[in-house]
RNA sequence: GCCAGGAUAGCUCAAUGGUAGAGCAGCGGUUUUGUAAACCGUUGGUUGGGGGUUCGAGUCCUCUUCCUGGCU
Numbered sequence: 001g002c003c004a005g006g007a008u009a010g011c012u013c014a015a016u017g018g019u020a021g022a023g024c025a026g027c028g029g030u031u032u033u034g035u036a037a038a039c040c041g042u043u044g045g046u047u048g049g050g051g052g053u054u055c056g057a058g059u060c061c062u063c064u065u066c067c068u069g070g071c072u
Base pairs, nucleotide, nucleotide: 001071002070003069004068005067006066007065010024011023012022013021018055026042027041028040029039030038048064049063050062051061052060
């Protein structure tokens, strides 16, 4: 330099162009003499950044940053 994949909640990951979710963690509660575990509830998001297409974009197009792998 070229090619491919990835970036979404604190962490690990989902999400056919049509209300962004789950598990764990956090917080509150039940239970216990107490803690943990278990169970119930609940908070939490500029979907890496800019622009475009569209009635509507995490998703499609484009530029760009970073990470991983391959080729040279």